[in-house]
This is a predicted structure of a 75-nucleotide RNA (transfer RNA) from a Patescibacteria group bacterium. Taxonomically the source falls in Bacteria candidate phyla (Bacteria). Rfam family: tRNA. By type it is a transfer RNA. The sequence is in RNAcentral, with records from ENA. Model confidence (mean pLDDT): 80 of 100.
RNA sequence: GCCGACCUAGCUCAACGGCAGAGCAAUCGCUUCGUAAGCGAUAGGUUCCGGGUUCAAGUCCCGGGGUCGGCUCCA
Numbered sequence: 001g002c003c004g005a006c007c008u009a010g011c012u013c014a015a016c017g018g019c020a021g022a023g024c025a026a027u028c029g030c031u032u033c034g035u036a037a038g039c040g041a042u043a044g045g046u047u048c049c050g051g052g053u054u055c056a057a058g059u060c061c062c063g064g065g066g067u068c069g070g071c072u073c074c075a
Base pairs, nucleotide, nucleotide: 001071002070003069004068005067006066007065010024011023012022013021018055026042027041028040029039030038048064049063050062051061052060
């Protein structure tokens, strides 16, 4: 340099173009002599950034950034 995949909650990941969710973690409660486990509840989001298409975009298109993988060339 070329090609591909990925970027969403603190972490790991879902989400036919139509209400942004789960598990773990956190907080509170139930339970217990107490702790852990278990159970219930609550909170937590500028979906990497900027545009475009659309009635409607996490999803489709364009540009940029980042992470990972593959290929190739030069010095």